[in-house]
RNA sequence: CGCUUGCAUCUUCGCGACGACUGGCCGCGAACCCCGUCAGGCCCGGAAGGGAGCAGCGGUAACGGUGAUGUCGGGCGCCGAAGUCCUGCUGGCGCGG
Numbered sequence: 001c002g003c004u005u006g007c008a009u010c011u012u013c014g015c016g017a018c019g020a021c022u023g024g025c026c027g028c029g030a031a032c033c034c035c036g037u038c039a040g041g042c043c044c045g046g047a048a049g050g051g052a053g054c055a056g057c058g059g060u061a062a063c064g065g066u067g068a069u070g071u072c073g074g075g076c077g078c079c080g081a082a083g084u085c086c087u088g089c090u091g092g093c094g095c096g097g
Stems, first nucleotide, its partner, number of pairs: 001094004006089003010083005015077002018073004024066004034059004042051003
């Protein structure tokens, strides 16, 4: 110097864990400025009846928890496979000094 084995690096794919989001479920839940129903009381009416509407009740938004499944993420992995040989390390063989 040439050829070549292995490893690392780099790239890709797969698997797993981790994190975030996510159906559903649970909790809580807007004094009033969310919805419905509106006792009492109030207002209109001669009356029949009507109106607005607080509390209460039911629900919703928001917030918290859990989290099937899926998605996304990252030099997470004493994981796997393939590719490149651009770079580094190691071994072997050959040639020359």
The prediction has a mean pLDDT of 78.
The RNA shown here (Bacterial small signal recognition particle RNA) has 97 nucleotides and comes from a Gammaproteobacteria bacterium.
Rfam family: Bacterial small signal recognition particle RNA. The family's RNA type in Rfam is non-coding RNA gene. About the family: The signal recognition particle (SRP) is a universally conserved ribonucleoprotein involved in the co-translational targeting of proteins to membranes.
The source organism's lineage runs through Bacteria, Pseudomonadati, Pseudomonadota and Gammaproteobacteria.
It was read from a public genome assembly, where an Rfam model found it.